[in-house]
Context: one part of a larger RNA
């Protein structure tokens, strides 16, 4: 390389979009590039295979024949795959009427609750813990009652609900804005499926400047436990947690399951939508489309499980994998202010 594999044993890129490649729907014409059949050359000798011959045979050698395939001409063949060239509407994609949503991003508003601040009432506690103490408190704490500042996050609805390609998204209104769905078939007329390289976007932590800081809080301090106790438990308390601009590019970034299409018993929830029945209106009831979930057959799996959201059957197209360690390390490119990312060995060793 053939191959086998990729939910848990090694192995689906975090994830979109998309160059180039590969791969492509109905039917007709035309070509004859692929593909297929015939013919001709050629593919040195020697070897190799078939027969005869020749050293007593044999190795060995001598003569004739030659496969398969392979290139290159030539005459065909057109079902398939390809070119052209005209069509088409079931693929996509646009209109047109609806529709549900924490989808994005911006601004604006609000209540609850914590600290803090002031001022009223009140005293000797409080707080914490397994237990205690460090800790706050007679310079009046803590409980309360009002008033004020100021961040951060949005109870309850709320749900194995709901949007988003992932990452994520949760108080109200506003405005801009992106995608989905469901009907409908007016409109294009294969315009499509993946997608190496590339872009884009990416959770928390981290990092640059700037600002902001109520609460929780890595490091620290202290106080216990303990043989120790650089912990776990209490008091405290600073980076960070917020916001604004720039980096980083990583996660158990999971469904540990890549994307497209088409098929292939049932059953029962539930989100969004059209229809029908029924009609006063329709929850309820029947059916389709899409979406999310539980059981569960055939099938399939090494077992667990999966099972019309396959991990069932099949077609395209891409990342991956190839005993354990050594090692996601070392060099070396690249990338990054920097922690470090991304590529990525091997000697040994079992």
């Nucleotide at each position: 390389u053939u191959g086998g594999g990729c939910g848990u044993a090694a192995a689906g890129a975090g994830u979109u979009c998309g160059u180039a490649g590969g791969c492509g729907g109905u039917a007709c014409g035309u070509u004859a590039a692929g593909u297929c059949a015939g013919g001709u050359g050629u593919u040195a000798a020697a070897g190799g295979c078939a027969g005869a011959g020749g050293c007593u045979c044999a190795a060995c050698u001598u003569c004739u024949g030659u496969a398969u395939g392979g290139c290159a001409c030539u005459u065909g063949a057109u079902a398939c795959u390809g070119g052209c060239g005209a069509a088409c509407u079931a693929g996509a994609a646009u209109g047109c009427g609806g529709u549900a949503g924490a989808g994005g991003u911006a601004a604006a508003g609000g209540g609850a609750a914590u600290u803090c601040c002031u001022g009223g009432u009140g005293u000797a506690g409080c707080g914490g813990u397994g237990a205690a103490a460090u800790g706050c408190g007679u310079a009046g704490a803590u409980a309360u009652c009002a008033g004020g500042a100021g961040g951060a996050a949005c109870a309850u609805c709320g749900g194995u609900g709901g949007c988003g390609u992932a990452a994520g998204c949760g108080c109200u209104u506003u405005a801009c804005u992106g995608g989905g769905c469901c009907g409908u078939a007016a409109u294009u007329g294969a315009c499509g499926c993946u997608g190496a390289g590339g872009a884009a976007c990416g959770a928390a932590a981290g990092c640059c400047g700037g600002g902001g800081u109520a609460g929780c809080a890595a490091a620290u301090g202290g106080g216990a436990u303990u043989a120790g106790a650089u912990a776990c438990c209490c008091c405290a308390g600073u980076a960070g947690u917020c916001c604004c601009g720039g980096c980083c590019g990583u996660a158990a970034a999971c469904g540990a399951u890549g994307g497209a299409u088409a098929c292939u018993a049932a059953g029962u929830g539930u989100g969004a939508g059209a229809g029908g029945u029924a009609c006063u209106g329709a929850c309820c009831c029947c059916u389709c489309u899409c979406g999310u979930g539980c059981u569960g057959g055939a099938g399939u799996u090494a077992a667990c499980g999966c099972a019309u959201u396959a991990a069932g059957u099949a077609u395209c197209c891409c990342a991956c994998c190839u005993g354990g360690g050594g090692a996601g390390u070392a060099c070396g490119a690249u990338c990054g202010c920097a922690a470090g990312g991304u590529u990525g060995a091997a000697a040994c060793u079992c």

A computed fold for a 350-nucleotide part of an RNA from an uncultured bacterium, annotated as small-subunit ribosomal RNA, central domain.
The prediction has a mean pLDDT of 85.